[in-house]
Context: one part of a larger RNA
């Protein structure tokens, strides 16, 4: 419970798609459902006025007329607005064509530096760690040097408040496939579009199930320190895991802690694509202004409780949808569903302050 709200007080679904639904450019014919407007019908009673009667009188009662009953039913008229329905159009939408930009996806080949381990020479007593030190490795020759090998993860430097992607994310080269977005051209379709309750797809990273792999690095555990204690911070190992394929799970401070589209509302400096222009030029190209599209900074109005937003809005409007209503109890029990499970999703209440 509304004419409030949702960066940070309580509140934007993690993200896209898309069903019903709600909302929808321009012109002009048409029909009149909605909407105005009329006109007759109906429209309890109690109630309100006024008017008369009855208790001496008021209150009360009773009757008689009105009025109130913001509606219904049922016919005429109207055409501005929404609505059917027909027709045209092009400024939203979409499609085409053109060069270009990108760590956007999936696979497949390859390449490189370092770390471990092997093996062979080399060399000889320490090594390795720390704040100090110990466990620990080391005469079965370690560490250190050279050379070969093997393996498994990774892709320094460029790198950049750069860049692409719905959101998670995405970075060593090469090709194949597939996507989306910006520009530039105005060649076509002609409102074909916005959001979107159910739904369905993606969805870090731990985590689960099978099968592979296993180098570094490591939850768990051992040990050795510190310390009153150290189930820990520090060392010295070290399994799962961490990677691959195939499935699940389905959730994060998944944050811009701001849902999505649209349109309007001063500047200012930078970067990033693409386009036009001029000027320069070693013809490969830069520089400058200029429009668009992003991505950060600064800031006027204005908003805001304030910090702070500020054309990427938290400002001024309009459409859709989520969600919010004091703290705790409690995201909990209890039921429903999902999931091997861990557990997820929906989701109270006594009580208590």
């Nucleotide at each position: 419970u509304u004419g409030g709200g949702c960066u940070u007080a309580a509140a934007g679904c993690a993200u896209c798609c898309g069903u019903a639904g709600c909302c929808g450019g321009a012109u002009g014919a048409u029909c009149a459902a909605g909407u105005u407007u009329u006109u007759a019908g109906u429209g309890a009673a109690a109630c309100u006025u006024a008017g008369c009667a009855g208790c001496c009188u008021a209150a009360c009662u009773g009757u008689u007329a009105a009025g109130c009953g913001u509606g219904c039913u049922a016919g005429a008229a109207a055409u501005a607005c929404u609505g059917g329905c027909c027709a045209u159009c092009u400024a939203g939408a979409g499609a085409c064509c053109g060069g270009g930009a990108g760590g956007a996806g999936u696979c497949a080949g390859g390449a490189g530096u370092a770390u471990u381990c092997c093996a062979a020479g080399g060399g000889u007593a320490a090594c390795g760690g720390u704040a100090a030190a110990a466990u620990g490795u080391u005469c079965u020759a370690a560490u250190c040097c050279u050379u070969g090998g093997a393996g498994g993860a990774c892709u320094a430097u460029c790198a950049g408040u750069g860049g692409c992607g719905a959101a998670g994310g995405c970075g060593c080269c090469u090709g194949a496939c597939u996507a989306g977005a910006a520009c530039g051209g105005g060649u076509c379709u002609g409102a074909c579009g916005g959001u979107g309750a159910g739904g369905g797809a993606u969805g870090a990273a731990a985590g689960c199930u099978a099968g592979g792999g296993g180098a570094g690095c490591a939850a768990a555990c051992a040990g050795g320190a510190u310390u009153a204690g150290a189930u820990a911070c520090c060392c010295u190992g070290g399994u799962a895991g961490u990677c691959c394929u195939a499935g699940c799970u389905g959730u994060a401070a998944a944050c811009g802690c701001u849902g999505c589209u649209c349109g309007c509302u001063u500047g200012g400096a930078g970067u990033u694509g693409c386009g036009u222009a001029u000027u320069c030029u070693u013809c490969g190209g830069a520089a400058u202004a200029c429009g668009c599209a992003g991505c950060a900074c600064u800031g006027u109005a204005g908003a805001g409780a304030a910090a702070u937003c500020g054309u990427u809005a938290a400002g001024c409007g309009a459409g859709c949808c989520g969600c919010c209503u004091g703290g705790g109890a409690a995201g909990u029990a209890c039921g429903g569903u999902c999931g091997c499970a861990a557990g997820g999703c929906u989701g109270a209440a006594a009580c208590u302050u």
Molecule: small-subunit ribosomal RNA, central domain
Organism: metagenome